Context: one part of a larger RNA
RNA sequence: UGACGGGGACCCGCACAAGCGGUGGAGCAUGUGGUUUAAUUCGAAGCAACGCGAAAAACCUUACCAAGUCUUGACAUCCUGAUGACCGUUCCCUAACCGGAACUUUUCUUCGGAACAUCAGAGACAGGUGGUGCAUGGUUGUCGUCAGCUCGUGUCGUGAGAUGUUGGGUUAAGUCCCGCAACGAGCGCAACCCCUAUUUCCAGUAGCCAGCAGUAAGAUGGGCACUCUGGAGAGACUGCCGGGGAUAACCCGGAGGAAGGUGGGGAUGACGUCAAAUCAUCAUGCCCCUUAUGAUUUGGGCUACACACGUGCUACAAUGGCAGUUACAAAGAGAAGCAAACCUGUGAAGGCGAGCAAACCUCAAAAAGGCUGUCUCAGUUCGGAUUGUAGUCUGCAACUCGACUACAUGAAGCUGGAAUCGCUAGUAAUCGCAGAUCAGCAUGCUGCGGUGAAUACGUUCCCGGGUCU
Repeated sequence: UGACGGGGACCCGCACAAGCGGUGGAGCAUGUGGUUUAAUUCGAAGCAACGCGAAAAACCUUACCAAGUCUUGACAUCCUGAUGACCGUUCCCUAACCGGAACUUUUCUUCGGAACAUCAGAGACAGGUGGUGCAUGGUUGUCGUCAGCUCGUGUCGUGAGAUGUUGGGUUAAGUCCCGCAACGAGCGCAACCCCUAUUUCCAGUAGCCAGCAGUAAGAUGGGCACUCUGGAGAGACUGCCGGGGAUAACCCGGAGGAAGGUGGGGAUGACGUCAAAUCAUCAUGCCCCUUAUGAUUUGGGCUACACACGUGCUACAAUGGCAGUUACAAAGAGAAGCAAACCUGUGAAGGCGAGCAAACCUCAAAAAGGCUGUCUCAGUUCGGAUUGUAGUCUGCAACUCGACUACAUGAAGCUGGAAUCGCUAGUAAUCGCAGAUCAGCAUGCUGCGGUGAAUACGUUCCCGGGUCU
């Protein structure tokens, strides 16, 4: 000077408390450990690994295993020689790659050749998801959006260092005020950026419809008031009033206002910590392999299963299940695409195919909700696992190992021990919708809106953090 203390003082945070809903019990999904295996590729490991890298493992991916093949190589540059092609189509062989045969087949030219491509050969080299994240760059997590971390000059101290940054108040904040051997400054805080809440002006199609005509229908004439869209502005600043305070900073209450004291949300992450993570995004030093640790093909594996853990989904029912009927969104996506209407099918879906590169058309039905009926507390008209049969779709191909449909089957489960998690308002809870990835496959992820609570006395205690001592 730090760090630490079951030392002290002060302060903060869904940290506790007050509440609401979960997890831990069941079935399933998914990740991990373990075990197994020819292989179950590799990484991630308290918080900060475990629905994580992976925004899609049937082949491919794929890095793993078995078997079959290649050796200047699947990919790049250079040299020599040959050919005029290469590609493509058909046939043979093969598990497939490889290999063989036939057909077709360049441009420019000063006719010397050149360009390009393929094949053959020689070596320089290629190649490596091989090792080391404890050799590294870059990127990321975390403390933590916590309020801190420093510097110049001056002063003090032999010095390490101190001061400033401490103190009295105050704030979300080293935020601001006052004081002070300090005076200033930088990185952080805040503001500047985006979305959202109100409004004015401009604009009015593909959007809208008050009045006029008109209709099955904003379909049409017409209009741009309104909704909305997208440009430019306004608006909130403790600006005003009262009280408190030290006449300060600031705090409390009020007015006006769509909004009030940072309005709500996002982006933004200081100096540093953890030899934190990543050599498998990429780059890269060194080491290692070089007829193999490289390359390629078929098949298998990553999907195994006594078990253990994490994260989720569905339930255990009447605030409910089922049947019929009837409303109201936002945000998105669409051409190798989204696909209406109509027809067929119980259905998944199929046939045909209007329209739409989209404020035009389509996906598209929002669901919870409302109304009517039924069930009457049961392992049930709850619950849907598992299994059988028959199908649909994608795709060379659904056996290992896809999703969905119909019929049948109808496990466990009657609210979950110790323990433990999230959340303070349009939040929790609950309900659907969309997108990325994607041929196909979503209970995951990322967004979107609908309905919409309870509680916070307080800071003694648990956890984490900050300041002084």
Predicted 3D model of a 469-nucleotide part of an RNA (small-subunit ribosomal RNA, 3' major domain) from an uncultured bacterium. The prediction has a mean pLDDT of 84. Rfam family: Bacterial small subunit ribosomal RNA.